The part of an RNA shown here (large-subunit ribosomal RNA, domain III) has 385 nucleotides and comes from a marine metagenome.
Context: one part of a larger RNA
C1' cells in the first nucleotide's frame, strides 16, 4: 500500500426464555422464509473414528462463540438366513511338463486363479446416548452331521438334460400407493350458519404355512427298435406302432392362518418439563391405479444376442447280509471377516468447512401427457460475518 480488496451463491430473518465473564451466530419455544425426482430417505465406491457422552476454547472455523467434523478423556459397530469368505466360471492373469531364445525371458497344454455374473435359507414388532433383517419378543426357514424306524439298486472327475440369457413393441391380470365414503376418538368459541352438522386426528399389520386362481408353456403315456452322444446306459437323440384329450410344469395376486398377538389416535399417573410408566376405541368398503410383479412370458426384428458349477437323470469301474440311496422322526452344529458415521457431501476426488465432479435404489398430495412447471406433505434446511 491499507484498516483497503475480501469474508465463497440475494433461501431471510424476527422475538422470548435459558446458559454464560461475555450471546446477531449456542440450546429450547413461537412466528417467518427455502428445498421437496431434493437441499428428503436407503445402498455402493472412497474416507477411517469424523459416530455418542462429558469437560475445554490457546490454535483450527474467512467475524463472534458458551458452539463445532476443533482439543482432551471415556464409551460405541453383537448375524446359520444381509454382504464377503465358500462352490462355479467370463474377459484376463499365472502356468508342471512342452516349444522358442545366447541369455534375460516370451508363448502356451494340463491345470490354477479371477466378479462386474450363476449358486441354500428371515420376517414383523420392540429396544440404546450411540448397533440392529445382527440384541430382545413372537412366528419361520435352510444346509450339514450323527442316530432311530421303515423301504430299497446304489454308484462319477464320464454322458445327457437344465442352468441359459439380444433389441423393440403391444395388450391383459394384479399389487404397492393414493382418494373418497363408512367407522372410532376429540373439539364445536367471537359476527351469519351449525349437535347427528361442521372441523381435526386415526383407520396399520410381514415372512412363513395351507389353498392353487388370472394366466403362460409343453400334446401326454405305453411298447418295439436304433451306424449318434469318444466306453456303457433303462438316460438324451433318431425311426416305428398302440391308447388317451387331458396330463404335466411354471406362475403374480387373492383368501385363510400367522394375529384373542403387535401397533394404534387418545386418556390417566409420575416427576427431573420432556421423558417414563400404565391403559387403549375404530381398525371396513368402493374407486383410481403404476415405470413394480406375473414376465427369462407374448408378438415382432436382424446385427442372431456368456460360461461353468450347484440341481435332475443315466450308466462304467466297483459294492451288492455291508456300504449306499429314499422317506419320516430325534439330537447336534452352522466357524471366520465387514457392520459406528459421512456418502451429490463441511467427512469422497478437487492444496481450503472450495458455487466444480461422483454409480445405483425409493418416488406422497394439487396442477399436468409427464420424473416438466409452480405450490406443498414426510423430512431437511435459512447456505459461519
Nucleotide at each position: 500500500g491499507a484498516g483497503u480488496a475480501g469474508c465463497g451463491a440475494u433461501a431471510a430473518a424476527g422475538g422470548g426464555u435459558g446458559u454464560g465473564a461475555a450471546a446477531a451466530g449456542c440450546a429450547c419455544c413461537c412466528u417467518c422464509g427455502c428445498c421437496g425426482a431434493a437441499a428428503g430417505c436407503c445402498c455402493a465406491a472412497g474416507g477411517u473414528u469424523u459416530c455418542c457422552u462429558g469437560c475445554a476454547c490457546a490454535a483450527c472455523g474467512u467475524u463472534c462463540a458458551u458452539c463445532g467434523g476443533u482439543g482432551c478423556a471415556g464409551g460405541g459397530u453383537g448375524a446359520g438366513u444381509c454382504g464377503g469368505c465358500c462352490c462355479c466360471u467370463a474377459a484376463g492373469g499365472c502356468g508342471a511338463g512342452g516349444c522358442a531364445g545366447a541369455a534375460a525371458u516370451g508363448c502356451g497344454u494340463a491345470g490354477u486363479c479371477g466378479a462386474u455374473g450363476g449358486g441354500a435359507a428371515a420376517c414383523a414388532g420392540g429396544u440404546u446416548a450411540a448397533u440392529a433383517u445382527u440384541c430382545c419378543u413372537g412366528u419361520a426357514c435352510c444346509u450339514c452331521a450323527a442316530u432311530u424306524u421303515a423301504a430299497u439298486g446304489c454308484g462319477a472327475u464320464g454322458u445327457g438334460g437344465g442352468g441359459a440369457c439380444g433389441g423393440a413393441g403391444a395388450a391383459g391380470g394384479u399389487u404397492a400407493a393414493g382418494u373418497c365414503a363408512g367407522c372410532c376418538g376429540g373439539g364445536u368459541g367471537u359476527u351469519g350458519g351449525a349437535u347427528g352438522u361442521c372441523c381435526c386426528g386415526g383407520u396399520u399389520c410381514a415372512a412363513g404355512c395351507g389353498u392353487g386362481u388370472a394366466g403362460a408353456c409343453a400334446g401326454a403315456u405305453u411298447c418295439u427298435u436304433u451306424a449318434g452322444g469318444c466306453a456303457a446306459a433303462u438316460c438324451c437323440g433318431g425311426a416305428g406302432a398302440g391308447u388317451c384329450a387331458a396330463u404335466g410344469u411354471c406362475a403374480a395376486g387373492g383368501c385363510g392362518u400367522g394375529a384373542u398377538a403387535a401397533c394404534g389416535a387418545g386418556u390417566g399417573a409420575g416427576c427431573u418439563u420432556g421423558c417414563u410408566c400404565a391403559u387403549g376405541a375404530a381398525g371396513u368398503g368402493a374407486c383410481u391405479g403404476a415405470u413394480a410383479c406375473c414376465a427369462u412370458g407374448c408378438u415382432u426384428c436382424c446385427a442372431a444376442g456368456a460360461a461353468a458349477a450347484g440341481c435332475c437323470a443315466c450308466u462304467a469301474a466297483g459294492c451288492u447280509u455291508c456300504a449306499g440311496u429314499u422317506a419320516a422322526g430325534u439330537u447336534g452344529a452352522g466357524a471366520c471377516c465387514g457392520u459406528a458415521c459421512c456418502g451429490c457431501a463441511a467427512a469422497c476426488c478437487g492444496a481450503c468447512a472450495c458455487a466444480g465432479g461422483u454409480g445405483g435404489g425409493c418416488a406422497g398430495g394439487a396442477u399436468g401427457a409427464g420424473a416438466a412447471u409452480u405450490c406443498u406433505a414426510a423430512g431437511g434446511c435459512g447456505c459461519u460475518u
Description: Its mean pLDDT, the model's own confidence on a scale to 100, is 83. The RNAcentral record of the full RNA draws on SILVA.